[in-house]
RNA sequence: AGGCUAUUAGCUCAGUUGGUAGAGCGCACCCCUGAUAAGGGUGAAGUCCUUGGUUCAAGUCCAUGAUAGCCUA
Numbered sequence: 001a002g003g004c005u006a007u008u009a010g011c012u013c014a015g016u017u018g019g020u021a022g023a024g025c026g027c028a029c030c031c032c033u034g035a036u037a038a039g040g041g042u043g044a045a046g047u048c049c050u051u052g053g054u055u056c057a058a059g060u061c062c063a064u065g066a067u068a069g070c071c072u073a
Base pairs, nucleotide, nucleotide: 001072002071003070004069005068006067007066010025011024012023013022019056027043028042029041030040031039049065051063052062053061
């Protein structure tokens, strides 16, 4: 210098043909227990990396930028 991939909850990751975002683990509270662990229930937690564009509607499509990783020279 050129090319590719990833970025979504605290962590690891889903998210179909564009139609108002989910799981597991963790966290808080409650149940259960003599008390723990395990188990059960409820709940909180997200401007979907940034900025713009297309669209009635964008996590998803397009462009630009950022960060990380990989390949080539």
Notes:
This is a predicted structure of a 73-nucleotide RNA (transfer RNA) from Riverina rivularis. The source organism's lineage runs through Eukaryota, Rhodophyta, Hildenbrandiophycidae, Hildenbrandiales and Riverina. It matches the Rfam family "tRNA". By type it is a transfer RNA. Rfam's curators write: Transfer RNA (tRNA) molecules are approximately 80 nucleotides in length. Its mean pLDDT, the model's own confidence on a scale to 100, is 81.